RNA sequence: GGCUAAGUAACAUAAAGGUAAUGUAUUGGACUGCAAAUCCACGAAUGAUGGUUCGAAUCCGUCCUUAGCCU
Numbered sequence: 001g002g003c004u005a006a007g008u009a010a011c012a013u014a015a016a017g018g019u020a021a022u023g024u025a026u027u028g029g030a031c032u033g034c035a036a037a038u039c040c041a042c043g044a045a046u047g048a049u050g051g052u053u054c055g056a057a058u059c060c061g062u063c064c065u066u067a068g069c070c071u
Stems, first nucleotide, its partner, number of pairs: 001070007010024004018054001027041004047063005
C1' cells in the first nucleotide's frame, strides 16, 4: 500500500426494515439473628457522519478504531 471481517449497556452476547432482548455485574427492596444463596424491581447501549426508505441496529457511501490475510 491492497483485501476481508467486526464495532450494540460496566462485561458477554441477541435482534425478518416496524416497541432494541437475555445473562452476569451495579443499585434498591424482600427473605435471614447476621450474611451467603434465592426472589422482585429500577437505571444503563446501537463507533462517527451522510444517503435510501413512510420507517434503518439492520441496506448503501465516507471516515475512525480493532483483528486477520497478501505484498

Background:
RNAcentral holds the sequence, with entries from ENA and Rfam. Transfer RNA from Chara vulgaris, 71 nucleotides, folded computationally. Its mean pLDDT, the model's own confidence on a scale to 100, is 83. Taxonomically the source falls in Chara (Eukaryota, Viridiplantae, Streptophyta, Streptophytina). Its Rfam family is "tRNA". RNAcentral records the identical sequence in 3 taxa.